The part of an RNA shown here (large-subunit ribosomal RNA, domain VI) has 262 nucleotides and comes from an uncultured bacterium. The prediction has a mean pLDDT of 90. Rfam family: Bacterial large subunit ribosomal RNA.
[in-house]
Context: one part of a larger RNA
RNA sequence: CGCAGGAAAUUUGCGAGGAGCUGUCCUUAGUACGAGAGGACCGGGAUGGACGUACCACUGGUGUAUCAGUUGUUUCGCCAGAAGCACAGCUGAGUAGCUAUGUACGGACGGGAUAAGUGCUGAAAGCAUCUAAGCACGAAGCCUCCCUCAAGAUAAGAUUUCCCACUCGAAAGAGGUAAGACGCCAGAUAGAUCAACUGGUAGAUAGGCCGGAGGUGGAAGUCCAGCAAUGGAUGAAGCUGACCGGUACUAAUCCGUCGAGG
Repeated sequence: CGCAGGAAAUUUGCGAGGAGCUGUCCUUAGUACGAGAGGACCGGGAUGGACGUACCACUGGUGUAUCAGUUGUUUCGCCAGAAGCACAGCUGAGUAGCUAUGUACGGACGGGAUAAGUGCUGAAAGCAUCUAAGCACGAAGCCUCCCUCAAGAUAAGAUUUCCCACUCGAAAGAGGUAAGACGCCAGAUAGAUCAACUGGUAGAUAGGCCGGAGGUGGAAGUCCAGCAAUGGAUGAAGCUGACCGGUACUAAUCCGUCGAGG
C1' cells in the first nucleotide's frame, strides 16, 4: 500500500515445511518343518541405541561479587573491625537464569490409490489364459493420518462484537471526531534496533520497604576459660543479586497525534 466504511478479536486451510530409523530379549514354541543337526512364518509383550522436541522437579555444570575462609600490601590515628588493589587475588560452597551428561515425550495405529508380484471370472482362440471388458489383494515407497507455519491464497475467504451516518464545499476534496490505535512513560515471560508482550493511579509495571523461600554457615559487640595462640556462650547467629508474596513510600504526571461518513 492492497484486501470497496472504520475497528477489535476468533478462525477455515490453498499451500509449504518437519517427522519417517533400528537392535536385542521373552512368549507363541523347541511348535510347524526336518532322519537328525537344527529351527520358523503369523501374532502378542518387554527393554535398548542413535536422532528429535520440550523442560529444570531430580542429578550435575555455570553462576565477575550471594556467603564464608585466607595471603601480600595500602588506607581508615592505633587495637579491634573494615574497605581498596593483586586474573573475580586465591580457596570452599552456591539462589535465579541459562544449560546436559539430567528428566519427560515422539517415530505409531488406521484409511485411500498403487509397484513388482499373487489371484477370480473370462473371451479373442469351443481348450487354455491374472486381461482384452470386469473384479480382488499387494510395500519402510505415494496421498492422507501426526506436528509447525499459513488469506499478499491479489482467487486477498469465514464468524462474532464495537463505532456510527457529522460539518464545509457545485464537485474534487477538506475539517473536527466515534470505536479504536499510536506517540510518551514503568517494565520483562521479549529483545541488536524494531517488533510482540505486561502495565500506566479506577494501578502491584519497576524500584524501595516488609515477610518468606533458597544460599552461606555460626556476624559484630560483650562475657567466660586459657599466660597466649585459641576456644566457648549470647545465637541455626549475622549477611544475603536475580526467586515467591504483600505493601502506593518513589517513579509510570500532564498530555499530544492519527483514525469512518460507506